The prediction has a mean pLDDT of 77. THF (Tetrahydrofolate) riboswitch aptamer from Aminipila luticellarii, 102 nucleotides, folded computationally. Lineage of the source: Bacteria > Bacillota > Peptostreptococcales > Anaerovoracaceae > Aminipila. Its Rfam family is "THF (Tetrahydrofolate) riboswitch aptamer". Rfam describes the family as follows. Tetrahydrofolate (THF) riboswitch was first reported for Ames et al. as an RNA motif in 5' untranslated (5'-UTR)regions of folate transport and biosynthesis genes in Firmicutes genomes.
RNA sequence: AGUAGAGUAAAUAUUGUGCGUCAAGUGUCAUAAGAUGGGAUGUUGCUUAUGAACGAAAAACAGCGAUUCGUUGGUUUGCGGUACAAUAUUGCGUCCGCUACU
Numbered sequence: 001a002g003u004a005g006a007g008u009a010a011a012u013a014u015u016g017u018g019c020g021u022c023a024a025g026u027g028u029c030a031u032a033a034g035a036u037g038g039g040a041u042g043u044u045g046c047u048u049a050u051g052a053a054c055g056a057a058a059a060a061c062a063g064c065g066a067u068u069c070g071u072u073g074g075u076u077u078g079c080g081g082u083a084c085a086a087u088a089u090u091g092c093g094u095c096c097g098c099u100a101c102u
Base pairs, nucleotide, nucleotide: 001102002101003100004099005098010090011089012088013087014086015085016084017083018082019080020079021078028052029051030050031049032048033047034046038096039095040094041093042092058077059076060075061074062072063071064070065069
């Protein structure tokens, strides 16, 4: 010097443990801030805060009160673009660095 490669934020799937189902959470939009391969910089993307609009799936059994019903949400099965963890797969634009080979 050349060639090849690893690693971020995070995403998806599976499993486990929870939360909600008395509607929080998730998702959408606007504004602001923050973090983001080992270093610098920065965008798609990510996170947080505030505001706005929208918005949901319960059922069976059981208990209690009642008597064709109501209530509790205890158990089970579901449901939620649900939270966290583990595992697997995917995963930095530019410059420098790192690893291997020549």